[in-house]
RNA sequence: GCUGACGUAGCUCAGUUGGUUAGAGCGUGGGACUCAUAAACCCAAGGUCGGUGGUUCAACUCCACCCGUCAGCA
Numbered sequence: 001g002c003u004g005a006c007g008u009a010g011c012u013c014a015g016u017u018g019g020u021u022a023g024a025g026c027g028u029g030g031g032a033c034u035c036a037u038a039a040a041c042c043c044a045a046g047g048u049c050g051g052u053g054g055u056u057c058a059a060c061u062c063c064a065c066c067c068g069u070c071a072g073c074a
Stems, first nucleotide, its partner, number of pairs: 001073007010026004019057001028044004050066005
């Protein structure tokens, strides 16, 4: 340099070929329980879905470019 895949919560990841309020587990905070702690239980916070544009009535989802990570080729 070329090609491909990926980028969603602090971390690991779903999101069904565009449509109703964007989710799970772990972690964090609180509660309850206990003589006390842990586990299990209940609740909560936390996301401008990598960025900018475009298509569309409507975009995490489709398209283009850019940024970053990984892999392959040279």

Predicted 3D model of a 74-nucleotide RNA (transfer RNA) from a Candidatus Kaiserbacteria bacterium.
The coordinates come from a structure-prediction model, not an experiment, and the mean pLDDT is 81.
The sequence was found in a public genome assembly.
Rfam family: tRNA. Rfam classes the family as a transfer RNA. Gene Ontology term of the family: triplet codon-amino acid adaptor activity.